[in-house]
RNA sequence: AGCGGAGUGGGGGAGCUCGGAACCCCGCCGGCCUCAUAAGCCGGAGGUCGCAGGUUCGAAUCCUGCCUCCGCCA
Numbered sequence: 001a002g003c004g005g006a007g008u009g010g011g012g013g014a015g016c017u018c019g020g021a022a023c024c025c026c027g028c029c030g031g032c033c034u035c036a037u038a039a040g041c042c043g044g045a046g047g048u049c050g051c052a053g054g055u056u057c058g059a060a061u062c063c064u065g066c067c068u069c070c071g072c073c074a
Stems, first nucleotide, its partner, number of pairs: 002072006010026004020057001028044005050066005
């Protein structure tokens, strides 16, 4: 080389089966509250969904190849 699983904001996960455009928790930033901090409440930023191509009106999702990680067999 072979087989199986995984890759999604800074971290952890859901969404993939069944295509309709990405959500939750933590963290970060700002505000409210407080003498102050924490907790709590409100708002915000942050994603070319591992990479490249294909199918499609439309792809995180389907197909192909490749990369990385984990496991199995020898």